[in-house]
Context: one part of a larger RNA
RNA sequence: CGCAUACGGUGGAUGCCUUGGCAGCCAGAGGCGAUGAAGGACGUGAUAGCCUGCGAUAAGCGUUGGCGAGGUGGCAAAUACCCUGCGACCCAACGAUUUCCGAAUGGGGAAACCCACUCACCAUCAGGUGAGUAUCUAUAGGCCAAUACAUAACCUAUAGAGGCAAACCCGGGGAACUGAAACAUCUAAGUACCCGGAGGAAAAGAAAUCAACCGAGAUUCCCCAAGUAGCGGCGAGCGAACGGGGACCAGCCCUUAAGCGAUACAACUGACAGACGAACAAGCUGGGAAGCUUGACGAUACAGGGUGAUAGUCCCGUAGUCGAAGUCUGAGUAUCGUGAAAUCGAGUAGGUCGGGGCACGAGAAACCUUGACUGAACAUGGGGGGACCAUCCUCCAAGGCUAAAUACUCCUGGCUGACCGAUAGUGAACCAGUACCGUGAGGGAAAGGCGAAAAGAACCCCGGCGAGGGGAGUGAAAUAGAUCCUGAAACCGUAUGCGU
Numbered sequence: 001c002g003c004a005u006a007c008g009g010u011g012g013a014u015g016c017c018u019u020g021g022c023a024g025c026c027a028g029a030g031g032c033g034a035u036g037a038a039g040g041a042c043g044u045g046a047u048a049g050c051c052u053g054c055g056a057u058a059a060g061c062g063u064u065g066g067c068g069a070g071g072u073g074g075c076a077a078a079u080a081c082c083c084u085g086c087g088a089c090c091c092a093a094c095g096a097u098u099u100c101c102g103a104a105u106g107g108g109g110a111a112a113c114c115c116a117c118u119c120a121c122c123a124u125c126a127g128g129u130g131a132g133u134a135u136c137u138a139u140a141g142g143c144c145a146a147u148a149c150a151u152a153a154c155c156u157a158u159a160g161a162g163g164c165a166a167a168c169c170c171g172g173g174g175a176a177c178u179g180a181a182a183c184a185u186c187u188a189a190g191u192a193c194c195c196g197g198a199g200g201a202a203a204a205g206a207a208a209u210c211a212a213c214c215g216a217g218a219u220u221c222c223c224c225a226a227g228u229a230g231c232g233g234c235g236a237g238c239g240a241a242c243g244g245g246g247a248c249c250a251g252c253c254c255u256u257a258a259g260c261g262a263u264a265c266a267a268c269u270g271a272c273a274g275a276c277g278a279a280c281a282a283g284c285u286g287g288g289a290a291g292c293u294u295g296a297c298g299a300u301a302c303a304g305g306g307u308g309a310u311a312g313u314c315c316c317g318u319a320g321u322c323g324a325a326g327u328c329u330g331a332g333u334a335u336c337g338u339g340a341a342a343u344c345g346a347g348u349a350g351g352u353c354g355g356g357g358c359a360c361g362a363g364a365a366a367c368c369u370u371g372a373c374u375g376a377a378c379a380u381g382g383g384g385g386g387a388c389c390a391u392c393c394u395c396c397a398a399g400g401c402u403a404a405a406u407a408c409u410c411c412u413g414g415c416u417g418a419c420c421g422a423u424a425g426u427g428a429a430c431c432a433g434u435a436c437c438g439u440g441a442g443g444g445a446a447a448g449g450c451g452a453a454a455a456g457a458a459c460c461c462c463g464g465c466g467a468g469g470g471g472a473g474u475g476a477a478a479u480a481g482a483u484c485c486u487g488a489a490a491c492c493g494u495a496u497g498c499g500u
Stems, first nucleotide, its partner, number of pairs: 001499009015485001016449002020420002022417007029409002031164002039101003042055003046079001049075003061095006070083002106115003116133007135161008168199001169197005179186001183233001209216002220247005230238002251401003254345001259338007270328003274322003280295005296313002298302001304316003350374008360386001381396005436443002456484001459471004
């Protein structure tokens, strides 16, 4: 040094577990904000730190209700001061308080800071307390330049707005990579992204629609029609409609209505605390019984979880049945208020030129829309039926409203899973958007498990009043000893044997 065996060290795989995730279903909710939000800073305890809660009334104050014996949030044990059947703590509803920053709004500003003015009150020498003082829009009023009348400007009052928020929705703008095996029309795609606006949905919507000589009868969504008809450097690709079957159904107004808002009543509907809630014992093994054996019982409850191993009958629950002083929800009814554009739609329809949208790339290109220029008729009229004309059929533009079926989930409750089980599942099971990196935008971890119970090892010994270890003790187990369940492999040793 190698091989073998035994025993260890290191290491943290594997098994088991789950406080956390993931994906759904059924309901709810779909907003918060100048009555100051979202998000923060700083404080606040008998408290040094962090988390949570709260705000100078500061882990809290009041009222009402529930519950009923302990309480004084967590890491985090102990002590102290206290509270509590005159009902604490906890839970629910409604209130009070709510520093400073932040739309931040008196002015400024390097956010959490600096500096003001006006009025009222108290003090009256300082000063203190309270309220107000941003901008824009609308309405009303006032005052008033160059400039005579006037107007702009300015001022005041009242009301509203502003900001935040996951997706869904409508509108205004709008790429490129890419594909076409290159590339320019085309595609990607009206996608990404930017901006504006709204709602719990939004948008659309009651035919100047389709159809085809039969007829249908607003809109939206799904299945088919159909990858069809078509469009297309007829390339790549793009891609309907008619009609059929379903979901859901609702119609109205411009003669002041549908609608919307407020108030009152109100189904006892539901939400926000809760309450009652059946039925088992013995023996055996064991550290421990829920296991095994024997004999019982409940079940509108054998969902689930816990308890020293696997419990219908031990505990929490579960089925079932009840419950609100108060707040909210609210089918519906009543009353009041609000209520646009206008008078059946003229600079409109139509035309020409140039664009855009329609599955349709200018094409034979209808239809919709409109930047420029033009420009009718008036129901004895007008639009459409894919160039255009006739016939026929059908509808009535240039005003407006409208639930449901549809889309989504930051969020709340319940339930489910041939979903994960700590290199998985969220980035995050753990004080994680943390530590750390970056000037910044931004990037972004690792890290779970003693035991049933801390019973977390009194006391003794070695040692540096160490680290670590040896006894003793606890425990079923300490090779479960806090670097703590199991404890694989690589890797490193000790002992013995053999070989060289």
Large-subunit ribosomal RNA, domain I from Cobetia sp. ICG0124, 500 nucleotides, folded computationally.
The full RNA is in RNAcentral, with records from ENA.